[in-house]
RNA sequence: UAGGCAGGCCGGGUGAUCGCCCCGAUGUAAUCGGGGAGGAAAGUCCGAGCUCCACCGGGCAGGGUGCUGGCUAACGGCCAGGCGGGGUAACCCGACGGAAAGUGCCACAGAAAAAACACCGCCCCGAGCAAUCGGGGUAAGGGUGAAAUGGCGAGGCAAGAGCUCACCGCUCCGAUGGUGACAUCGGAGGUAGGGCAAACCCCACCCGGAGCAAGGCCAAAUAGGGGGACAAAGGACGCCCGGCCCGUCCCCGGGUUGGCUGCUAGAGGCUUCGAGCAAUCGGAGUCCCAGAUAGAUGGUCACCGUCCCGACUGUGUCGGGAUACAGGACUCGGCUUACAGGCCUGCCUAUCAA
RNA sequence: GCCCCCAUCGUCUAGGGGCCUAGGACGCAGCCCUUUCAAGGCUAAAACCGGGGUUCGAAUCCCCGUGGGGGCA
Repeated sequence: UAGGCAGGCCGGGUGAUCGCCCCGAUGUAAUCGGGGAGGAAAGUCCGAGCUCCACCGGGCAGGGUGCUGGCUAACGGCCAGGCGGGGUAACCCGACGGAAAGUGCCACAGAAAAAACACCGCCCCGAGCAAUCGGGGUAAGGGUGAAAUGGCGAGGCAAGAGCUCACCGCUCCGAUGGUGACAUCGGAGGUAGGGCAAACCCCACCCGGAGCAAGGCCAAAUAGGGGGACAAAGGACGCCCGGCCCGUCCCCGGGUUGGCUGCUAGAGGCUUCGAGCAAUCGGAGUCCCAGAUAGAUGGUCACCGUCCCGACUGUGUCGGGAUACAGGACUCGGCUUACAGGCCUGCCUAUCAA
Repeated sequence: GCCCCCAUCGUCUAGGGGCCUAGGACGCAGCCCUUUCAAGGCUAAAACCGGGGUUCGAAUCCCCGUGGGGGCA
């Protein structure tokens, strides 16, 4: 210098003016002071807090997760590691338990798609003058297919074949290291039978349901309307059972379409110290930071910033254009998706120079 | 705001791993029949919402997104 990899951050600024929402003060008339969207507020894909279903336990069904260890309130998240794959490398990706527990599927082609197989070829025997035909052996070669019964070499054989042997792969056993996934080494077994579990399923672990339109209160409205179940019944929202508690519970129809609460101080932000490889945890200090209810945080003007294009005796001015994705609605932890433009840090490869 | 469901020719639908180059009905277009129209007959065009993954193979199974519909005070 060029190309690449990983991580983090910003995502317009200042002023004037006209407005909007909330809180506080003065005090009932408006003024003053303070605060006012995001990294994703989004999708609602996971996990929790909170609230109600009266409570507790068991079984079945259903759903989810799936290498190991750790973090966490919890998780399908994160961190570290193992194994497999990709890349020269930095680094990236992986729904990554089980296919000799069972069942099922594997189109077309092919002889044969999982305990069964000989189409061509090779070899042996028989018939025949011969071409060839019949019987048997054979998975080394050809052919089919996405996939063909371990690979390669040597021996062996009529031809062949784990038939035998060495090495590799596989399975089992042992030792060592590691918390563990696993790795390394040694020994044994001729080998034990393809793939699919994002097919049913098996194994291990986890999960009760509903959701702030949850729930509570006041006001308003009304006929406190009709029907059903009722102690061998009903009340947990898939079914069943047991215990225990309560006196109610469910459906239909009509009316009301106001307010308060839940509501924002929290697994909270910032700075700093310590433990840990890290995720994260602990201590100290400091700060208060949206609460609308058809939904406020905006409009206009001026100057500046950033980027792009064009012109100009020109490395600066002028002119034009652009400035993203998107917006709270109970609150958090994640994931995923969208995003104009820009900045910072670390690392890798190639080339050149010293 | 919260919770569910669905997506296949222009419309309504079948298909739930291979026989799918996706079937049927109505509609549309062309031809035949008829003096003409209708009816009828024949023929043709026309679709798996988008992207990624699993698998030899995806309309179908899984994930992410897009669009539409329904319910809840």
This is a predicted complex of two RNAs, RNase P RNA and transfer RNA, with 427 nucleotides together.
It holds a member of the Rfam family "Bacterial RNase P class A". From the family's description: Ribonuclease P (RNase P) is a ubiquitous endoribonuclease, found in archaea, bacteria and eukarya as well as chloroplasts and mitochondria. Rfam classes the family as a ribozyme. Rfam links the family to the GO terms dimeric ribonuclease P complex, ribonuclease P activity and tRNA processing.